[in-house]
The prediction has a mean pLDDT of 83.
Predicted 3D model of a 71-nucleotide RNA (transfer RNA) from a Candidatus Woesearchaeota archaeon.
Its Rfam family is "tRNA". From the family's description: Transfer RNA (tRNA) molecules are approximately 80 nucleotides in length.

RNA sequence: GCGGUAGUAGUCUAGUGGCAGGAUUCAACCUUCCCAAGGUUGAGACCCGAGUUCAAAUCUCGGCUACCGCG
Numbered sequence: 001g002c003g004g005u006a007g008u009a010g011u012c013u014a015g016u017g018g019c020a021g022g023a024u025u026c027a028a029c030c031u032u033c034c035c036a037a038g039g040u041u042g043a044g045a046c047c048c049g050a051g052u053u054c055a056a057a058u059c060u061c062g063g064c065u066a067c068c069g070c071g
Base pairs, nucleotide, nucleotide: 001070002069003068004067005066006065007064010024011023012022013021018054025043026042027041028040029039030038047063048062049061050060051059
């Protein structure tokens, strides 16, 4: 330099055009003599920009980052 794959809460991950879901973490409360475990409630995310569309995490283009391959 060329090609491919991936980017979603602090962390891991689901989501093939129509409400962003789960686990973990964190906070409060319940349970317990205390801790742990368990239960209830709550907080927290679509890498950046542009385009298509009534509507984009999802499709298209460009950029950035990481990984893999080729040279």